RNAcentral holds the sequence, with entries from ENA. Transfer RNA from Lactobacillus amylovorus, 76 nucleotides, folded computationally. Its Rfam family is "tRNA". The prediction has a mean pLDDT of 81.

[in-house]
RNA sequence: GCUGAAUUAGCUCAGUUGGUAGAGCAUCUCCCUCGUAAAGAGAAGGUCGCCAGUUCGAUUCUGGCAUUCAGCAUCA
Numbered sequence: 001g002c003u004g005a006a007u008u009a010g011c012u013c014a015g016u017u018g019g020u021a022g023a024g025c026a027u028c029u030c031c032c033u034c035g036u037a038a039a040g041a042g043a044a045g046g047u048c049g050c051c052a053g054u055u056c057g058a059u060u061c062u063g064g065c066a067u068u069c070a071g072c073a074u075c076a
Base pairs, nucleotide, nucleotide: 001072002071003070004069005068006067007066010025011024012023013022019056027043028042029041030040049065050064051063052062053061
């Protein structure tokens, strides 16, 4: 330099032939207990990497950029 993949909650990951986003763990509250943990109930937590385009409407489609990973190439 070329090609491909990934980027979504604090962490690990779902989701979508475009219609307004979920799980597990973690956190907080309640319940339980002499107390702690576990079990049970509930709550909070997201400008879906950034900027544009298409569209009535974009996490989803298109382009660019950024970061990470993998492969290929070049190399005195």